The RNA shown here (SAM riboswitch aptamer (S box leader)) has 109 nucleotides and comes from a soil metagenome.
Rfam family: SAM riboswitch aptamer (S box leader). Rfam describes the family as follows. The SAM riboswitch is found upstream of a number of genes which code for proteins involved in methionine or cysteine biosynthesis in Gram-positive bacteria.
The sequence is in RNAcentral, with records from MGnify.
RNA sequence: UCUCAUCGAGAGUGGCCGAGGGACGGGCCCGAUGACGCCACGGCAACCGCCCCGAUCUGGAAUCGGGGGCAGGUGCCAACUCCCGCCCGGUAAAUUGGGGCAGAUGAGA
Numbered sequence: 001u002c003u004c005a006u007c008g009a010g011a012g013u014g015g016c017c018g019a020g021g022g023a024c025g026g027g028c029c030c031g032a033u034g035a036c037g038c039c040a041c042g043g044c045a046a047c048c049g050c051c052c053c054g055a056u057c058u059g060g061a062a063u064c065g066g067g068g069g070c071a072g073g074u075g076c077c078a079a080c081u082c083c084c085g086c087c088c089g090g091u092a093a094a095u096u097g098g099g100g101c102a103g104a105u106g107a108g109a
Base pairs, nucleotide, nucleotide: 001109002108003107004106005105006104007103012041013040014039015038016037020030021029022028024085025084026083027082042077043076044075046074047073048072049070050068051067052066053065054064055063056062081102086099087098088097089096090095
C1' cells in the first nucleotide's frame, strides 16, 4: 500500500506529566474535582491462536455456527466509529431510514 471481516454491547485503581483532547471540517462533548499521553497492576473480549460441542461429509480435511479468557500475538477499557459532512427515500418542517465515503482494529498478501 492492497484485499477481506467487524465496529449500537463490554472494560478499573494508583502513580507521573501538565493543557489540551475526542482522525479531519462543522457541531456537540470531555478536561486544573486535572483530561490527553506514559507507567504499574487489573479488566474487557473484536480478530488471530488454543480447547470443547454441533452441522455439512462415507471418512478426513476444510468451511460454517455455538461455547470457553484459555499460557499466547495484537487490540481495546467517555458519549452508536459521539453526530453530521456524499447519494437515495419518508416529512410541511423539525427530523428520520438506508447505502456510501472516510476512520479504527484484526487477518492475509